[in-house]
A computed fold for a 1530-nucleotide RNA from an uncultured bacterium, annotated as small-subunit ribosomal RNA. Its Rfam family is "Bacterial small subunit ribosomal RNA".

RNA sequence: AGAGUUUGAUCCUGGCUCAGAACGAACGCUGGCGGCGUGCCUCAUACAUGCAAGUCGAACGAGAAAGUGAUUUUCGAAUCGCUAGUAAAGUGGCGAACGGGUGAGUAACGCGUGGGUAAUCUGCCCUCGAGUGGGGAAUAACAUUCCUAACGGGAUGCUAAUACCGCAUAACACCACCGUGUCGCAUGGCACGGUGGUCAAAGGUGGCCUCUACUUGUAAGCUAUCGCUUGAGGAUGAGCCCGCGUUUCAUUAGCUUGUUGGUGAGGUAACGGCUCACCAAGGCAGCGAUGAAUAGCCGGCCUGAGAGGGUGUCCGGCCACACUGGGACUGAGAUACGGCCCAGACUCCUACGGGAGGCAGCAGUAGGGAAUUUUGCGCAAUGGGGGAAACCCUGACGCAGCAACGCCGCGUGGGUGAUGAAGCUCCUUGGAGUGUAAAACCCUGUCAGGAGGGAAGAAGCUAUCAUCGGGAUAACACCUCGAUGACGUGACGGUACCUCCAGAGGAAGCUCCGGCUAACUCCGUGCCAGCAGCCGCGGUAAUACGGGGGGAGCAAGCGUUGUUCGGAAUUAUUGGGCGUAAAGAGCGUGUAGGCGGCCAGGUAAGUCGGAUGUGAAAGUCCCGGGCUUAACCCGGGAAGUGCAUUCGAAACUGCUUGGCUGGAGUAAGAGAGAGGAAAGUGGAAUUCCUGGUGUAGAGGUGAAAUUCGUAGAUAUCAGGAGGAACACCGGUGGCGAAGGCGGCUUUCUGGCUCUAUACUGACGCUGAGACGCGAAAGCGUGGGUAGCAAACAGGAUUAGAUACCCUGGUAGUCCACGCCGUAAACGAUGUUCACUAGGUGUUGGGGGUAUUGACCCCCUCAGUGCCGUAGCUAACGCAUUAAGUGAACCGCCUGGGGAGUACGGUCGCAAGACUAAAACUCAAAGGAAUUGACGGGGGCUCACACAAGCGGUGGAGCAUGUGGAUUAAUUCGAAGCAACGCGCAGAACCUUACCUGGGUUUGACAUGCUUGGAUGCCCAUCUGGAAACGGAGUAGGCUGCUCUUCGGAGUGAAACUUGCACAGGUGCUGCAUGGCUGUCGUCAGCUCGUGUCGUGAGAUGUCGGGUUAAGUCCUUUAACGAGCGAAACCCUUGCCGUUAGUUGCCAGCGGGUAAUGCCGGGGACUCUAACGGGACUGCCGGUGUCAAACCGGAGGAAGGCGGGGAUGACGUCAAGUCCUCAUGGCCUUUAUGCCCAGGGCCUCACACGUGCUACAAUGGUGGCUACAGAGCGACGCGAUACCGCGAGGUGGAGCAAAUCGCAAAAAAGUUAUCUCAGUCCGGAUUGCAGGCUGGCAAUUCGCCUGCAUGAAGUUGGAAUCGCUAGUAAUCGCGUAUCAGCUAUGACGCGGUGAAUAUGUUCCUGAGCCUUGUACACACCGCCCGUCAAGUGAUGGAAGCUGGGAGUACCCGAAGUCGGGUUGCUAACCUUAGGGAGGCGCCUGCCUACGGUAAGCUCGGUGACUGGCACUAAGUCGUAACAAGGUAACC
Repeated sequence: AGAGUUUGAUCCUGGCUCAGAACGAACGCUGGCGGCGUGCCUCAUACAUGCAAGUCGAACGAGAAAGUGAUUUUCGAAUCGCUAGUAAAGUGGCGAACGGGUGAGUAACGCGUGGGUAAUCUGCCCUCGAGUGGGGAAUAACAUUCCUAACGGGAUGCUAAUACCGCAUAACACCACCGUGUCGCAUGGCACGGUGGUCAAAGGUGGCCUCUACUUGUAAGCUAUCGCUUGAGGAUGAGCCCGCGUUUCAUUAGCUUGUUGGUGAGGUAACGGCUCACCAAGGCAGCGAUGAAUAGCCGGCCUGAGAGGGUGUCCGGCCACACUGGGACUGAGAUACGGCCCAGACUCCUACGGGAGGCAGCAGUAGGGAAUUUUGCGCAAUGGGGGAAACCCUGACGCAGCAACGCCGCGUGGGUGAUGAAGCUCCUUGGAGUGUAAAACCCUGUCAGGAGGGAAGAAGCUAUCAUCGGGAUAACACCUCGAUGACGUGACGGUACCUCCAGAGGAAGCUCCGGCUAACUCCGUGCCAGCAGCCGCGGUAAUACGGGGGGAGCAAGCGUUGUUCGGAAUUAUUGGGCGUAAAGAGCGUGUAGGCGGCCAGGUAAGUCGGAUGUGAAAGUCCCGGGCUUAACCCGGGAAGUGCAUUCGAAACUGCUUGGCUGGAGUAAGAGAGAGGAAAGUGGAAUUCCUGGUGUAGAGGUGAAAUUCGUAGAUAUCAGGAGGAACACCGGUGGCGAAGGCGGCUUUCUGGCUCUAUACUGACGCUGAGACGCGAAAGCGUGGGUAGCAAACAGGAUUAGAUACCCUGGUAGUCCACGCCGUAAACGAUGUUCACUAGGUGUUGGGGGUAUUGACCCCCUCAGUGCCGUAGCUAACGCAUUAAGUGAACCGCCUGGGGAGUACGGUCGCAAGACUAAAACUCAAAGGAAUUGACGGGGGCUCACACAAGCGGUGGAGCAUGUGGAUUAAUUCGAAGCAACGCGCAGAACCUUACCUGGGUUUGACAUGCUUGGAUGCCCAUCUGGAAACGGAGUAGGCUGCUCUUCGGAGUGAAACUUGCACAGGUGCUGCAUGGCUGUCGUCAGCUCGUGUCGUGAGAUGUCGGGUUAAGUCCUUUAACGAGCGAAACCCUUGCCGUUAGUUGCCAGCGGGUAAUGCCGGGGACUCUAACGGGACUGCCGGUGUCAAACCGGAGGAAGGCGGGGAUGACGUCAAGUCCUCAUGGCCUUUAUGCCCAGGGCCUCACACGUGCUACAAUGGUGGCUACAGAGCGACGCGAUACCGCGAGGUGGAGCAAAUCGCAAAAAAGUUAUCUCAGUCCGGAUUGCAGGCUGGCAAUUCGCCUGCAUGAAGUUGGAAUCGCUAGUAAUCGCGUAUCAGCUAUGACGCGGUGAAUAUGUUCCUGAGCCUUGUACACACCGCCCGUCAAGUGAUGGAAGCUGGGAGUACCCGAAGUCGGGUUGCUAACCUUAGGGAGGCGCCUGCCUACGGUAAGCUCGGUGACUGGCACUAAGUCGUAACAAGGUAACC
């Protein structure tokens, strides 16, 4: 610091998601040790049990027992001493208001920060001053007794005090009055003086005997110390007040009656409506009152670069609370967690009468929950309470226990160790990986374990003793205070730490490996199971699922979930935007507010600087230090951006004073205008009415019909009526704030512009609320209604047509008045001001020059357009009329959908408008531009594409292929063009892959190893069988190499056999592939390098103008060049030449024949086959841009590519083929392999494609006569001859072929006949008889021949195909395959040989340019709405039900305060009667709980109901995107 994700790709906008850090966490898997921390976030739910606040005998009275010792004893026991002035209880003092817990409440002076208190209090503590005299009356404990279940209580009697009460004394205390001084901040404060009044006390303990008393010693006394009283000051703590800061909602806009203020009184420690009486009517609020919701606040903590955002657990400060609500008492302090009273709920006890209780203290229990610990040890330390002290108490605290909850540290071993074990995984079978990893060898010894040491640290104080010093004293005793030393004190804990022992021994997991994001392979699975943070994986080769191996990361942890910040500049102060992405209010006037021209003086609020105080500690940061290190802890510093006070500065802002004229305005003179309102008025046109002329149609449309018309329409003429709108002028012209405004005239009226001067003197800009205006449609009332025209009706169109088109037609459109308040109200661009190149139109003014004058020309102000520089912009574009550069103010936006919807509120007659969410859901939605593709968009161009022609197909019969059906099987593939006479250039067996049946299993075929033993092979034989295959068995022949004693031995080639590896598969996947092929298309395209342009995808080049068959060439040109295609090169054909003549040829010469190049010869010719020539727009004319090129012509065999062929760019169709071949993977292995027989691929109600033959006279039939080319031939072609009607047979010459053969070419020509008919056309079908096959076999299922038979068919519906010249049409010939053949097919060959093209409007296809696009799987695209189904959340709803806060009234506990008191009553007073005071009781105000009533508000639920969202393949249509087929939209 970024990354992924919208697209075919790009840039932008914009959301979603990830990587980081953190946590009081939880869950899953795993788990060795230690240190330091942390640990009910939920039910402020309920609590069993124990403990958490006591202490003081040196304040006081009283005072045991068990036990033990002694004595006595009637052995029952009694007395005394110790226990012991102890325990327990009581009076009294201090403490209990601290410490500890929790966060319910609280939006508040509660908290934070800074101030104030001249408006206050403060126990214990410290310092200083003064004092502590003398009396009195009670009471608890206790004893006796009574009531009670208990808790408790009553009566009588006794007693003490540092308990209680008078009196004395007393001030610098307090109060009142008077005076002086001083200070201050308004009230006033402080100090001093005078007068008067008021108020105190308590003693305890230790010591001493100088003085006094009794004379031992004690008491008075003295002394020391601890207390007590009073006063001043301090310290500490607390109360109150103020400035500023402190969450969300305006779908909460008004709130308030003690309310705001005053006077007086009361009350408080203290100011104050704090309370009360009276008076006044105020106070708060858009700078957010009131209400609602949520919440303890802060130091801090987490995150972040920071600014910020989130948070408030532990530690620390403050606040609040203590079962819920209310209340006071005591006290220095409480309205009191472990006190009291009352009410309520709950729990417990009860004798039913009544009582007891409060863990949000520490442990612990139940419950709740995803979840949070021991009913531990100790007061040794620190701190606290009491005490003179010892000491006691202390669940504060110190420790230990539990929990990987967090942070930190350590270990689980180290070294050597193989071209590298085994296992496992992968594999191309060679190997590679795990991997120095292990084993093995050599070491070490942390942690854990065992043994031993360990009072080392934590301990400093204090009591006693000793020494020394001080105080007091008559005193060196004694006492007391201080210092030093000695003695004693440890929960943790036999812990930390140290030493030794043994031994690698006891100690590694978790997540991930498609991209983001480090890390790859195999198997399984097969859109299943599953994964997933986002994008997305999985449908048979998954690096994404599950497992294995391997790897990456972190590590006693690792992942997941949740939450926060970050990334997110995605709320933008730092630091965003609003023409088209979300976003400028429809427009103006104007209030508050914000902002504001020039000069000068003053001031000092803002601002800037200095100083001072504060900003607690802890924390963060820095520097040091202590635990072996770290975490942790300690010391010091810095920082704490803040607040307050004070001193200073005066530029800027503010305030104030004075001035100025440039902003703004006023006055004067001119000017333009559909600016507004009202009244009047004009002509043209439509319609209607009346009349005339006139006759059969009119009207309307793509075409029609509805409609009108013989009752006279349309047309035409004249007259009249009425309403609405104003042609031409008219114009990116004018006016207005916008909406908007258009005949003419008049009246009233708003604004604007220009010019020259004068005046005012900042009077200005914007503008939340507010107010006004505001198209069309719509609404209300009343008019009006010619035309047009929602709704509606009819006619068409259509599959339908509630539409588009047509005929009608009502609201409405018009007027008046009143509502509505919205529009794509748009420049999709808020208003104002300033600045920043120009050019060119136009509207309205003014000026200058010139001129007799006008026009032209120049300058300028105000508007309104176009183009364009800089700049800006994502781009498009904007560009002095900014979307540039700045300033001021307002409005608005924050992903898409849900939704501008629901609820609430305001407005409205209604329609509805304004304001305006959430649940849920998606990972996009979107802008601009790019390349394609597409369009029932446009332009240009081409093609047998159409047109013009010729001939066909579609009808018939047959052949053939396909579909379908059938079948045991009818093997498989091919599927629009581009499958269908295609694979098949030959299915009777074979082929053959299919079916039935019979066999076989290392196999029909390949390689290797292995067993066997000597076999094995050939020929012949018998036997089962359909064959394959099997069985039997003999004779003969052959049988390698080496050694050999010829007996044999060894080995083992080939072959056989056993077993194992393996073979085999026309089984699957052409969507895993190679290769080959089809197609667009022989269409003219497809690209690259460098340069340039663009942020980029890309563009340019390749576009434009010409031209071409062509991206062919020329020209222009930010392009210049190049490549693959086109062309050319190649083959063939057309002309000529040269060379060469056999098997070809024969002109001339010679010979021969019935005839023939038959022969000798010849190379002239034809021909053959090799090499050359020839054609290039080369020449002429014209057109054309001086070009390319085109047109015409000459010459030429051929002329503009001469004809034909081969040749097929980048790519498209997951096109075709795993059944040609090759090949990955899968499947099969006594079968999906192999062998065999028979059958099938040849079926047949039907449908389609491709063909053949015809339907006839341009013909058929019979006869006669001609003329080719290209091929083929030895497993062959086969002549002459003979036989057969014929197919054919016999036979065999010749020929491996320019020599021989196939071989007859046919159409044509000629002659004869047929004469328009189902025929002398046509030949299907069928019968009989034959032939052929180098076929084993012709039934399923061959071809041919003869005779006989003689079907359909008389030119073919819709539709559709081929062809532009040696072409179509027509006629035969040949070849491959092949025993034969289904060939009418395919591939070739020649013969005869046309017609037509004016042309590109249309159909189809294609190319280029351009345009639109919401398409990119690319129009066979995309996509909308209803309905139907499922799921989810949500609104309404008769009601039902719960919570909250108030209002009014009723009741009124405890209690303070006030009043009363005829009850009771120790201290004090008394004149002795009583009084004061107290207690009790009664009562008034206030008031908690409770009750009643009417509402408000927030939820839950609810028959039914509304829309919304989501969900592979449901229904109906086709709305939108292209001119989307009626342009779309508001």
Model confidence (mean pLDDT): 82 of 100.